[in-house]
RNA sequence: UUGUCGGAGAGUUUGAUCCUGGCUCAGGACAAACGCUGGCGGCGUGCAUAAAACAUGCAAGUCGGACGAGCCAAUCCCCGCAAGGGGAAAGGCUAGUGGCGAACGGCUGAGUAACACGUAGGUGACCUGCCCUGAAGUGGGGGAUAACGACUCGAAAGAGUCGCUAAUACCGCAUGUGACCACCGAUCCGUUUUCGGUGCUCAAAGUCGUAAGACGCUUUAGGAGGGGCCUGCGGCGGAUUAGCUAGUUGGUGAGGUAAUGGCCCACCAAGGCUUCGAUCCGUAGCUGGUCUGAGAGGAUGGCCAGCCAGACUGGGACUGAGACACGGCCCAGACUCCUACGGGAGGCAGCAGUUAGGAAUUUUGCGCAAUGGGGGAAACCCUGACGCAGCCACGCCGCGUGCGGGAUGAAGGCCUUCGGGUCGUAAACCGCCUUUCUCGAGGAAGACACCCGACGGUACUCGAGGCAUAAGCAACGGCUAACUACGUGCCAGCAGCCGCGGUAAUACGUAGGUUGCGAGCGUUGUCCGGAUUUACUGGGCGUAAAGCGCACGCAGGCGGUUCCGAAAGUCGAAUGUGAAAGCUCCUGGCCCAACUGGGAGAGGCCGUUCGAAACUUCGGGACUUGAAGGCGGGAGAGGCAGAUGGAAUUUCCGGUGUAGCGGUAAAAUGCGUAGAUACCGGAAGGAACACCAGUGGCGAAAGCGAUCUGCUGGCCCGCCCUUGACGCUCAGGUGCGAAAGCUAGGGGAGCGACCGGGAUUAGAUACCCCGUUAGUCCUAGCCGUAAACAAUGGGCACUAGGUGUUGUCGGUAUCGACCCCGGCAGUGCCGAAGCUAACGCAUUAAGUGCCCCGCCUGGGGAGUACGACCGCAAGGUUAAAACUCAAAGGAAUUGACGGGGGCCCGCACAAGCAGCGGAGCGUGCGGUUUAAUUCGAUGGUACGCGAAGAACCUUACCCAGACUUGACAUGCGAGUGGUAGGAACCUGAAAGGGAACCGACCCGCAAGGGAGCUCGUACAGGUGUUGCACGGCUGUCGUCAGCUCGUGUCGUGAGAUGUUGGGUUAAGUCCCGCAACGAGCGCAACCCUCGGGGUCUGUUGUACCUCUCAGACCCGACUGCCGAGAGAAACUCGGAGGAAGGUGGGGAUGACGUCAAGUCAGCGUGGCCUUUAUGUCUGGGGCAACACGCACGCUACAAUCGCCGGUCACAGCGGGUCGCGACAACGCAAGUUGAAGCUAAUCCCUUAAAACCGGCGUCAGUUCAGAUCGGAGGCUGCAACUCGCCUCCGUGAAGUCGGAGUUGCUAGUAACCGCAGGUCAGCACACUGCGGUGAAUAUGUUCCCGGGCCUUGUACACACCGCCCGUCACGUCAUGGGAGUCGGUAACACCCGAAGCCGGUGGGCCAACCGCAAGGAGGCAGCCGUCGAAGGUGGGACCGGCGACUGGGACGAAGUCGUAACAAGGUAGCCGUACCGGAAGGUGCGGCUGGAUCACCUCCUUU
Repeated sequence: UUGUCGGAGAGUUUGAUCCUGGCUCAGGACAAACGCUGGCGGCGUGCAUAAAACAUGCAAGUCGGACGAGCCAAUCCCCGCAAGGGGAAAGGCUAGUGGCGAACGGCUGAGUAACACGUAGGUGACCUGCCCUGAAGUGGGGGAUAACGACUCGAAAGAGUCGCUAAUACCGCAUGUGACCACCGAUCCGUUUUCGGUGCUCAAAGUCGUAAGACGCUUUAGGAGGGGCCUGCGGCGGAUUAGCUAGUUGGUGAGGUAAUGGCCCACCAAGGCUUCGAUCCGUAGCUGGUCUGAGAGGAUGGCCAGCCAGACUGGGACUGAGACACGGCCCAGACUCCUACGGGAGGCAGCAGUUAGGAAUUUUGCGCAAUGGGGGAAACCCUGACGCAGCCACGCCGCGUGCGGGAUGAAGGCCUUCGGGUCGUAAACCGCCUUUCUCGAGGAAGACACCCGACGGUACUCGAGGCAUAAGCAACGGCUAACUACGUGCCAGCAGCCGCGGUAAUACGUAGGUUGCGAGCGUUGUCCGGAUUUACUGGGCGUAAAGCGCACGCAGGCGGUUCCGAAAGUCGAAUGUGAAAGCUCCUGGCCCAACUGGGAGAGGCCGUUCGAAACUUCGGGACUUGAAGGCGGGAGAGGCAGAUGGAAUUUCCGGUGUAGCGGUAAAAUGCGUAGAUACCGGAAGGAACACCAGUGGCGAAAGCGAUCUGCUGGCCCGCCCUUGACGCUCAGGUGCGAAAGCUAGGGGAGCGACCGGGAUUAGAUACCCCGUUAGUCCUAGCCGUAAACAAUGGGCACUAGGUGUUGUCGGUAUCGACCCCGGCAGUGCCGAAGCUAACGCAUUAAGUGCCCCGCCUGGGGAGUACGACCGCAAGGUUAAAACUCAAAGGAAUUGACGGGGGCCCGCACAAGCAGCGGAGCGUGCGGUUUAAUUCGAUGGUACGCGAAGAACCUUACCCAGACUUGACAUGCGAGUGGUAGGAACCUGAAAGGGAACCGACCCGCAAGGGAGCUCGUACAGGUGUUGCACGGCUGUCGUCAGCUCGUGUCGUGAGAUGUUGGGUUAAGUCCCGCAACGAGCGCAACCCUCGGGGUCUGUUGUACCUCUCAGACCCGACUGCCGAGAGAAACUCGGAGGAAGGUGGGGAUGACGUCAAGUCAGCGUGGCCUUUAUGUCUGGGGCAACACGCACGCUACAAUCGCCGGUCACAGCGGGUCGCGACAACGCAAGUUGAAGCUAAUCCCUUAAAACCGGCGUCAGUUCAGAUCGGAGGCUGCAACUCGCCUCCGUGAAGUCGGAGUUGCUAGUAACCGCAGGUCAGCACACUGCGGUGAAUAUGUUCCCGGGCCUUGUACACACCGCCCGUCACGUCAUGGGAGUCGGUAACACCCGAAGCCGGUGGGCCAACCGCAAGGAGGCAGCCGUCGAAGGUGGGACCGGCGACUGGGACGAAGUCGUAACAAGGUAGCCGUACCGGAAGGUGCGGCUGGAUCACCUCCUUU
């Protein structure tokens, strides 16, 4: 450079991410089946299940030229007039004898894991009818027998006896080319090759033809084709099958066979097979091929072809060239049929067909015309092989159901925002074509001499007719191409996975539309693919599943440098074979294709021959670097044994001494006046060895820690002396192996499962406390497991460094053994490259390579069951399945959370003041009640909330009475001048019903129209429902300081960074630093108001100027100035000035969002519901009930008070014409009467009250408090009974400061005092405002609550109101055990023993040969024996079904008990073991970090 070939992913774990990992899908295929649908043709395929049973017909016969016989008989002859009779006879037919065939062809796949198959070979160990080639021969005899005849038996099938007969049937004899056998010689040789010699034995058949001859026959040699036997190699699963084997393995001899061989027998020997998997069990015909796949592979073996096996089941032989024989025989068995009950008959896994089974698989067709086969000399006969046809869309392939034009974009359907869109050029309509179809006509090839065609009047051709005869199926949430409407309402249903459906479903059902494929389309099943998800190609094992607890080590695997040789592996060449078909390429034949012909190619882990020698291997020689040894040094809790020691605990004795001790969060049990604890002295005993001590040392691991001694293993360093690859790893195997536990015997101080007691608690089988038994210790022996962990197998080599530490050596230096530099061996940390999903690892690799071993393959079930082995037991090792789930996981991210940590803030606590919680009353809520007590709001964030004011109204509720186009809106149609409107009167509680009478308007010439009204129809109406369909508005976190974005950078990614850090702030406020740089929404500021001043304007304010006051505009405050704090800045502290000082006070202003927060009853609004009622009107009632509970208030309980009196006491915000109402009079008063002024800086509401001064009361249920009740009044209003407010007189309850608990407030605040306003006819202890008087306290952030930032853990993400464990109860399912019971399979022992082969037997019988005969040879039958199928008996083995009961397991919207785990999960958790407990679990002992937090120690990094 050219050519050829050539590999696609997606969904699903999460809030999100990456990874691991399973499940699922898209593809192809099919001997298929099922659903819906269905026009034609070609070529193929078609019982996969019951190797189940079969009615009926057919599937193997043929030869008369092998033979006898019987029958028919052209023709001829004779007799006869004829009819007819007799004879000869070509020829034909046939049962039988005989020959060949029947061992092929056809079917099936039960068995078989095997030399059965495939492939390559061997046969010196063999056979072969018919066929071909060659050689030689074919002479002469004999005795029977079927058919047939006669007789007999039997129902039948059939049989028997006697008699006759032929042959290519049978038997001797002769001949011997030859052949067989024996011996000898030679030859070839791994044994029986080949040649020669001698001896013995052995043949034959005829038929046709006038003949020639043809076909046969006999012996033999060879060939071709076919077969037998043997061998190497190859192709299933299970080790929960590890040992199997007596003809077994071999030898000798005999037998048997075509032939080798224990194939069989006798004897002898004791072998043979097996972890490279024997034996046993399960499954299975094998192959060419087929399907799939990029390939390597995987799966498969239907049709076709080769081989094998089978023929009702089992056994057996006979015949034959060939069989142990599908359509033959014998026996046994099961089954079916016939029967006269005595006996018989049968075998479709041939072609059709039937029944059965099953999801499922065809005609009882035609023909021998072709191809092939059997017989025959031939004609010919036979042939369900075969050729054809029939049935089935079962598959593959091809064709068609029309083509062109045609917009009023028709009707109709569907949708609609009502405009329209879409089905859609689709239809109609016009023109055209004729594949297909129908009718008619013609009409094959297939026949390789002639004749002969089932298919078939078929294919094909021509003519005529005419859109005629011809479209469905599935899908439309994502994967996956294609969307709307209605119905349904977690129902009905869908679903391959994820998942849809609980009133707006693109997911269900239907419709319209769309998409895909199309005579099919879907579904189901199976296989391969995707799946690199068993990984040879091509995976992994620190934390996801996965390194054996550790070592030694046989087999096995792998193995240093060099030389020579061999050539097993390896490589090359040639050659043989790898059947055909198939596959690929080329090229032909059917119109094309499917299908099919020809040629070429490809295909083995195959054989043979020749060659190469690099590598591996093998043999031999050499080497030293691997390994080992030697010599010299060295460190050490390495192991075993013995001895010794001190401290401490406990106990005992003695002493001193007195009332407690002990224990805990606090206690109690316990100990103690019988003298404890404490202190002193003494003694005993057991266990463990403080300090040294160190990410120090040693060991293979488990593990090892006082000292000394003995014995003993390993390691390191130096020298480089010896051997000369002696090595590495290691399935099985063997040994060691913490703690707990077991057996036996000791020992027992302390500790301490269990147990007892005390606490805690709802309980407390726990945590805490007091006791205490096994045990812990020793000896001997078991056990064999741990988070036996670095969760990291061993060995070797290579690949930057830095820094500690242990041992040792060298250098340097020295007084020195210090320091420093370096090597080797160990042990830590940090890091480069690289690796990793990330975390992390990183010369002690998790990097780069090689060798060997072990292990993994989704979660659960389960490290369980069964089996086996081990163990005294506990238990260990090995180790499934059914069933079930769509995940289970790892690492990291963002949040949220923590009875985690750090920092910070807030009337959060603390410090204070006043309250609430107790009383009475008011109001709201719950509850209860009721005809109704309308509805909503429900932790904080409902409860003096909606409601800024329920007597009627309001009003939504209840009772009763009424109305029905309606109380209200609009449209349409019709009607209507005595119309609209008004209305006395009657009825009625009213509404309503009825109704005399009065009585209009606008436009228009008129008719008429409008308005109104009436009727009708659309509709109105609904405080009916859904706040979980919504808009809008609101609450809350919270006026908390946060929430984000762009670009850049980092990370595979989610994300991170910015926003963290150091300071500072009220603040993510500002400053500094920084891979960030900027920006937005929030904060702050801008706005309103109060506080100082100025200027201007001033009415209704001011007697008057100023002032005050009001309004407008402006100034003023900015850490601006000084000092201090600090190294800078931000900032903080102090000061000056100032009315005001560090956001000056107050208000308005509420980020991204959270709570499916609240509201459909304020309003709006989708859907749903209602329509003489869930609408509307009216009267009355209710919302006001009352055993109770709660919330928010008012008034008090008194002397800081109450009452009375006095003083011109002193405000501010506001309101007023359906109003405020002065003033005057009356009334004790509420108020009333008259009435001025005021649409307001003018008049009125409007005397503010507390305060201050004086008096009385003196601690009491009172001169406190005022509830309740009685009486009398006033006001509003249609109306105060239910149910208003006020006044006066009288009455005078509870209450003497409030339990647990709880609320507000940091300054003009709390507290106290009154005033005004809105609502409103009236009603205010509520609400919203206003002013008056006017405090206390804050050391501070430990704690409670809420919040912010950083960090940490997490199994949470609906986010801790989370998650989640186990028992128990209920239901369903599969499964283990189980007294047993039923069945199956293969063996074993014994009994019995058919047929039959073989052997024996002599007393029955017999034609051929010998013999005159007797008899013999030989044979047949009988009998006996060995073997022997089936059967019987027996004890076991293995497998399966059922099984009272029982064990656990899985699953199942709302069951019970607890709370074990996840955060320090509230006692850190987990592992092993032991004991205990309703359960999770608890405790002891040893171990692990896969434990949070704080402190300390060590090491490292940085400065």